The prediction has a mean pLDDT of 83. A computed fold for a 533-nucleotide part of an RNA from an uncultured bacterium, annotated as small-subunit ribosomal RNA, 5' domain. Its Rfam family is "Bacterial small subunit ribosomal RNA".
[in-house]
Context: one part of a larger RNA
């Protein structure tokens, strides 16, 4: 000097930050991921019209359309934590002639014709429940064949450029393979047009996968380590290279330039310190990695460590009708325990951002805010001016007197702050949508593009800020005074009680203990402890 601090004493306000460093211990409760009816079938409820009548019910038509279901996209992002990891994990610089990609952007081409199901629903059954089973039957942008089919994929043959070089780069021929939902909506002059979608191919953007050089803590009181081990051939597997995996063959490979083993530890941008070199740290914020009760596993998918998915096993907790089931806060709050120690079971989607949707919009404990904590940094205040008879009191002194001290009183003034009242919807705000005009196109309408007008919505918020009123009113402490080190006297005590960072003080005059007065330092803080430089 610094701190994610803690403890003691004290404590007025505001702004901006930060806040379980311990037990990756266990968790009650609520919330944290949904959305689309413009993909599909169906439709409770309510309102209404008509009819019937056993007068409050039934049937039919219309409107409203909940919950659930099929289907699509998103739940692989965001958010949390640091356990593990000394590793291509991270950092940095490169490589892939060894690779992938949903949504988004650009370009080219296409969408012919069929089929059978499964939920929901109805009927029945089992179970305490969680749930499960049987039969019937139904729609689709769900599922499955068939067709056409390219510069796409696979095989064979031939040729070519770059490059240090190469099989998977480029071109030609030939054989084989291979898709789709003509769905949904809007408008129409009913021919069609437009929008969102579907399929194939090429490119882009961005994201990811793999490989390599270099760097990355301590112990040699760890000196030898290794059998998928090291390499080859052939194969399997993958989006892709590879001993990644497998069969066979060879006997190699690594190591004092520290292998192997042990300990510790997520890494970085950065942060602290320091003149620098260096040392220490990796909390908040940003990037990467890893993990999600412990261990293992695959499924789905463009993509999976799949936190709030699935299966199995273990530990634990809970329910049970004892047969069987349910659960995973290292999400936000909150609880228990642990600890010297760390916050609200708050408000809102108004903003930013994200998911879904054509949109309106819905959802979001991301986020924006508020609350608590002097935990930190910064700012402000606790009044100002005048005022000597240097009042009283305290302390010191033998006295004179000194000091507290212009300090107080007193007079005048101000009103930051506080309290009360009033104003204030300022900023955060850009737009969705609607209307009008114009434009491109073969172009009537919708749609698309451009311009103009109208135009709802604020959690914070009884906010900020401004004005008025009141009245010095509501607001000062902590540590120290032997030397280091700035600031001294008196009394008490008598190696006692005690102090202490080091040196050291205290045994009768203690500037070092305790108290008082005075003084010094800092000030809503001041000290102590811990840790780093």
């Nucleotide at each position: 000097a610094a701190c994610g601090a803690a403890c003691g004493c004290u404590g007025g306000c505001g702004g901006c930050g930060c806040g379980u460093c311990u037990u990756a211990a266990g968790c009650a409760u609520g919330c944290a991921a949904g959305u689309c009816g413009a993909g599909c079938g169906g439709g409770a409820u309510u309102c209404u019209g008509u009819g019937g009548c056993u007068u409050g019910c039934c049937a039919c038509g219309g409107a409203u359309g909940a919950g659930a279901g099929c289907g699509g996209c998103g739940g692989a992002c965001u958010g949390g934590u640091g356990a593990g990891u000394a590793a291509c994990g991270c950092g940095u610089g490169g490589g892939c002639g060894a690779c992938g990609c949903g949504c988004c952007c650009c370009c080219c081409g296409g969408a012919c014709g069929g089929g059978g199901a499964c939920a929901g629903c109805c009927c029945c059954g089992g179970g305490a429940a969680a749930c499960c089973g049987g039969g019937g039957g139904u729609a689709a942008u769900a599922c499955c064949g068939g067709a056409c089919g390219a510069u796409g994929c696979c095989g064979c043959g031939g040729g070519g450029a770059c490059g240090g070089a190469a099989u998977g780069c480029c071109c030609c021929g030939u054989g084989g393979c291979g898709a789709a939902a003509g769905g949904c909506g809007g408008c129409c002059u009913a021919g069609g047009c437009c929008g969102c979608g579907c399929c194939g191919g090429g490119g882009g953007a961005g994201c990811g996968g793999c490989c390599c050089g270099c760097g990355u803590c301590c112990c040699a009181u760890c000196a030898g380590c290794u059998u998928g081990u090291a390499g080859g051939c052939g194969g399997g597997g993958u989006g892709a290279c590879g001993g990644c995996c497998c069969a066979c063959c060879u006997a190699g490979g690594c190591g004092a330039c520290g292998a192997c083993g042990g300990g510790u530890a997520c890494c970085c941008g950065g942060c602290c310190u320091g003149a620098g070199a260096g040392g220490g740290c990796g909390g908040a914020c940003g990037g990467g990695c890893a993990c999600a009760u412990u261990g293992g596993g695959a499924c789905u998918g463009a993509g999976a460590u799949a936190c709030g998915g699935c299966c199995c096993a273990g530990a634990c907790u809970c329910c049970u009708g004892c047969g069987g089931g349910a659960g995973g806060c290292a999400g936000c709050a909150g609880c228990u325990a642990a600890g010297g120690a760390u916050a609200u079971u708050c408000c809102g989607c108004a903003a930013c951002g994200g998911g879904c949707g054509g949109a309106a919009g819905c959802c979001c404990g991301g986020c924006g805010g508020a609350g608590c904590g002097a935990c930190g940094c910064c700012g402000c205040g606790u009044g100002g001016a005048c005022g000597a008879g240097g009042a009283a009191g305290g302390c010191c002194g033998g006295a004179a007197g000194g000091u507290u001290g212009c300090a107080g009183a007193g007079u005048c003034c101000u009103u930051u702050u506080g309290c009360g009242g009033g104003g204030g919807a300022a900023g955060a705000a850009g737009g969705a949508g609607c209307c009008g005009c114009g434009g491109a196109g073969g172009g009537a309408a919708u749609g698309c593009c451009g311009c103009g007008g109208c135009g709802g919505c604020g959690a914070c918020c009884g906010a900020a800020c401004c004005c008025c009123g009141c009245g010095a009113a509501u607001a000062a402490g902590g540590g120290g005074c032997g030397g280091c080190u700035a600031a001294u006297u008196a009394c008490g005590u008598g190696c006692c009680a005690g102090c202490a960072g080091c040196c050291g003080c205290g045994g009768u005059a203690a500037c070092a203990c305790g108290u008082a007065a005075g003084c010094c330092c800092c000030g809503a803080g001041c000290g102590u402890u811990g840790u780093u430089c």